[in-house]
A computed fold for a 518-nucleotide part of an RNA from an uncultured bacterium, annotated as small-subunit ribosomal RNA, 5' domain. The RNAcentral record of the full RNA draws on ENA, Greengenes and SILVA. Its mean pLDDT, the model's own confidence on a scale to 100, is 85.

Context: one part of a larger RNA
């Protein structure tokens, strides 16, 4: 000099674009942050409309027995419309946080899968016959403070279970042709065994099986690269292979039974230490160093520590069982809970914001769809935290006015700088107009950006330095004291270096210090 997710100290007009717990992976009140599909069920409850049926006011009328009347209620059936706790399906494995852990196939980078899966999407063929048997929901009834549970009964379905059919699907045996990279792989024909399927409706649709291709998303191997310390020298017994079985979508010591005695190491193995990794960022002519905030990838993790269960996918942040710790409830018997989501609390710290607003735009689930739901997201607030951009007037103005400061008392500097006088109106304030962002009747932001008018120098300058390095010097205080200092150094009675004033120099809505990098 350049940088910064900074902090301190003085100071602060505007606007745009970014950023904003780097410490305690500490604890956390309240509120939201993953729901939806009623065109899968079978119910409940609300409106309305009709049809039927009880009951029936005012009124009229009466021979006082009644009759006409026909508000308004209630019950049942039918239909339509809305609303839904419960079965059911899809989604809650995405996104959205944080960086404890990890020296590692974790990452990056080139491969390999002849060892693997793939839910929604897209294509191609083929089908969807005909049947059963429970359960919530709901009544009733019991237990408990609660959370929630038990037993009797009914009931449905795209929920579960058989059957039937079904091929180039799986399997198990035994062929042929051809290929390759060892197992081996690919076409074909054959025998036996075996597995499907669901329907709703407004008739437009929307959906189910099976099976094969494809997109896309992973699983797993490998070569190479990936801090530091020998004041760590030897480590390993599921440890190295082999064989049998098991396990999985999959190869494999992945598990396991038995054999064998192997394997890794000065090219650093073992051990400690530290640390998510990279695309990039900072710097620097490069080479290199440093770093890994924001913004994308990949990984890991979810109070701690283990485990599986469902699904294509999880060993699962707002799922679930255990076990710790810790914190709330309680009739003590027993139960709840997890903010490294978004807002906020305490705490810790030099230090980091709002318990906003909207789904209008982009994406995400769900749904035939209108639509619902999204602290994803899109905005608004706060912070000179940083970038970038404007202003805080312009011109004219010599009696070189006062005032201050300094003097060789003559005068010098301040300084065209004020005032005076002629302009202008960026921004800021008023007032009127009024967007785009959206294909619609959808606009949070937002009467916002922007444009117009009208006004009035008005509302807008500070930090830091002046001995050398380094641009800028005098006067008083001070007297080795008070103090200053990044280095050399200053101050002990004429200090250009300390204090203060006058002046100067720099850089400006910023200016120093102070910490790291380079």
């Nucleotide at each position: 000099g350049g940088a910064u997710g900074a902090a301190c100290g003085c100071u602060g007009g505007c606007g745009g674009c970014g950023u904003g717990c780097c410490u305690a992976a500490c604890a956390c009140a309240u509120g939201c942050a993953a729901g939806u599909c009623g065109a899968a069920c079978g119910g409940a409850g609300u409106u309305u409309a009709u049809a039927u049926u009880a009951a029936g006011a005012a009124g009229u009328u009466u021979u006082c027995g009644g009759a006409c009347g026909g508000a308004u209620u209630g019950a049942u059936a039918u239909a339509a419309a809305c609303u839904u706790a419960g079965u059911g399906g899809c989604g809650g494995a995405c996104g959205g946080g944080u960086g404890a852990g990890u020296a590692a196939c974790g990452c990056g980078u080139g491969g390999g899968u002849a060892a693997c899966c793939u839910g929604c999407c897209u294509c191609a063929u083929a089908c969807a016959g005909g049947g059963g048997g429970a359960u919530a929901a709901c009544a009733g009834u019991c237990g408990g403070a609660a959370a929630c549970g038990g037993c009797u009964g009914c009931u449905a379905a795209a929920g579960c279970c058989g059957c039937a059919u079904a091929a180039g699907c799986a399997u198990a045996c035994a062929g042929u042709a051809u290929c390759g990279c060892a197992u081996g792989g690919u076409a074909c024909a054959g025998u036996g065994u075996g597995a499907a399927a669901a329907u709703a409706u407004u008739u437009a649709u929307a959906g189910g099986u099976a099976u094969g291709a494809g997109a896309u998303g992973g699983g797993c191997c490998c070569g190479c690269g990936u801090c530091u310390g020998a004041u760590u020298a030897g480590c390993u017994a599921g440890u190295u292979g082999g064989u049998g079985a098991g396990a999985u979508a999959a190869a494999a010591g992945c598990u396991u039974a038995c054999c064998a005695a192997g394997g890794c190491g000065a090219c650093g193995a073992u051990c400690a230490g530290u640390a998510g990794c990279c695309g990039g960022c900072u710097u620097g002519a490069g080479a290199g160093a440093g770093u890994g905030a924001c913004c994308g990838g990949c990984c890991a993790c979810a109070u701690u520590g283990g485990g599986a269960c469902u699904g294509a996918g999880a060993c699962a942040c707002g799922g679930c069982c255990c076990a710790a710790a810790c914190u709330c409830c309680u009739a003590c018997g027993g139960g709840a809970g997890g903010c490294a989501g978004c807002a906020g609390u305490g705490g810790g710290g030099a230090a980091u914001a709002u318990u906003g607003c909207a789904c209008g735009a982009u994406g995400g689930g769900g749904g035939a769809a209108a639509c619902c739901c999204u602290g994803a997201u899109g905005c608004a607030g706060c912070g000179a935290c940083g970038c970038c951009g404007c202003g805080u007037g312009a011109g004219u103005g010599a009696a070189g006015a006062a005032g201050u400061a300094u003097u060789u008392c003559g005068g010098u500097a301040u300084g065209u700088a004020a005032a005076g006088c002629u302009c202008u109106a960026u921004c800021a304030g008023c007032a009127g107009g009024g967007a785009a962002g959206a294909a619609a009747u959808u606009g949070a932001c937002g009467g916002u950006a922007c444009c117009u008018g009208a006004c009035u120098a008005a509302g807008a300058a500070g930090c830091c330095c002046c001995g050398g390095c380094u641009a800028a010097c005098u006067a008083c205080g001070u007297g080795c004291c008070a103090g200053c200092a990044g280095c050399c150094g200053c101050g002990g009675u004429a200090a250009u270096a300390c204090g203060u004033a006058g002046g100067g120099g720099g850089c400006a809505a910023g200016c120093g210090u102070u910490a790291u990098c380079c």